Order: sequence, then structure tokens, then C1' cells
RNA sequence: GUGGGCGUAGCUCAAUCGGUAGAGCACUGGGUUGUGGUCCCAGCGGUCGUGGGUUCGAAUCCCAUCGCCCACC
Repeated sequence: GUGGGCGUAGCUCAAUCGGUAGAGCACUGGGUUGUGGUCCCAGCGGUCGUGGGUUCGAAUCCCAUCGCCCACC
């Protein structure tokens, strides 16, 4: 340089054919317990890497760009 994959909550990851973005763990509060842990209930949490475009509507489609990884040269 060329081609491809990934980027979503603090962490690990989902999200069907474009229709208001979720789970587990973690964290906070409560219950249970002599204390802690386990277990149960509730809560907190996101400009979906960035910038544009298409669309009534974009995490999703298109273009550019940044970071990481793989292959080729």
C1' cells in the first nucleotide's frame, strides 16, 4: 500500500428484514444472616468510536475518517 473483521453501560457481550437499545457481572439501597458471603427484591447506569449522507425514522444502509486485529504485498 491492498483486502477483510471488530468498536454498543465501569467490564464481557446481545439486539431478527431500518421502527423508542438489552442481558450477565460490577456498583447503590433494602430483605435474609450474630457478622460477612450466598440467595431474593428494587435502583443506578449509553449522543451505539468520530463526522457526513439516504430515509418520515439509522446501532443497523452508503461515504469518509480514527483505533485495534488478521491476511496479502
Transfer RNA from a Pseudomonadota bacterium, 73 nucleotides, folded computationally.
Rfam family: tRNA. Rfam classes the family as a transfer RNA. About the family: Transfer RNA (tRNA) molecules are approximately 80 nucleotides in length.
The RNAcentral record of the sequence draws on ENA.